[in-house]
RNA sequence: GGAUCAUUAGUUCAAUGGUAGAACAUUCGCCUCAUAAGCGAAAUGUCACAGGUUCGAUACCUGUAUGAUCCA
Numbered sequence: 001g002g003a004u005c006a007u008u009a010g011u012u013c014a015a016u017g018g019u020a021g022a023a024c025a026u027u028c029g030c031c032u033c034a035u036a037a038g039c040g041a042a043a044u045g046u047c048a049c050a051g052g053u054u055c056g057a058u059a060c061c062u063g064u065a066u067g068a069u070c071c072a
Stems, first nucleotide, its partner, number of pairs: 001071007010024004018055001026042005048064005
């Protein structure tokens, strides 16, 4: 220098164009002499950033940033 992949909740990950979810974690309650486990509930996102396409974008296109891998 070139190519490919990834970026979504505190963490690990779903979601093939129609209002973004799960598990774990956190908080509260129940249970218990107490703790853990179990049960119930709650809160939590500029979907990496900017532009474009579209009636509508987490998903498509372009660029940027960060990380990983490969080639030279």
Predicted 3D model of a 72-nucleotide RNA (transfer RNA) from Allocoprococcus comes.
The organism belongs to Allocoprococcus, within Bacteria.
The same sequence occurs in records of 2 taxa.
It matches the Rfam family "tRNA". Rfam links the family to the GO term triplet codon-amino acid adaptor activity.